[in-house]
RNA sequence: GGGCUCGUGGCGCAGUGGUUAGCGCAGUUGACUCAGAAUCAAUUGGUCGCAGGUUCUAGUCCUGCCGGGCCCA
Numbered sequence: 001g002g003g004c005u006c007g008u009g010g011c012g013c014a015g016u017g018g019u020u021a022g023c024g025c026a027g028u029u030g031a032c033u034c035a036g037a038a039u040c041a042a043u044u045g046g047u048c049g050c051a052g053g054u055u056c057u058a059g060u061c062c063u064g065c066c067g068g069g070c071c072c073a
Stems, first nucleotide, its partner, number of pairs: 001072007010025004018056001027043005049065005
């Protein structure tokens, strides 16, 4: 330098162009307990890597850039 792939809450991941972007863990609060752990219930937290484009509508499609991984040279 070239090709492929990934980037979505603190972490691990879902998400067919159209409902309010969800799930698990973690966090917080409460219940339970003499107290804790476990369990149960409720709940906070996201400008979907960045910038453009297409579209009535983009996390999703297209382009460029940035970062991680693999391969080729």
Source information: The prediction has a mean pLDDT of 82. Transfer RNA from a Sphingobacteriia bacterium, 73 nucleotides, folded computationally. It matches the Rfam family "tRNA". The source organism's lineage runs through Bacteria, Pseudomonadati, Bacteroidota and Sphingobacteriia. The sequence is in RNAcentral, with records from ENA.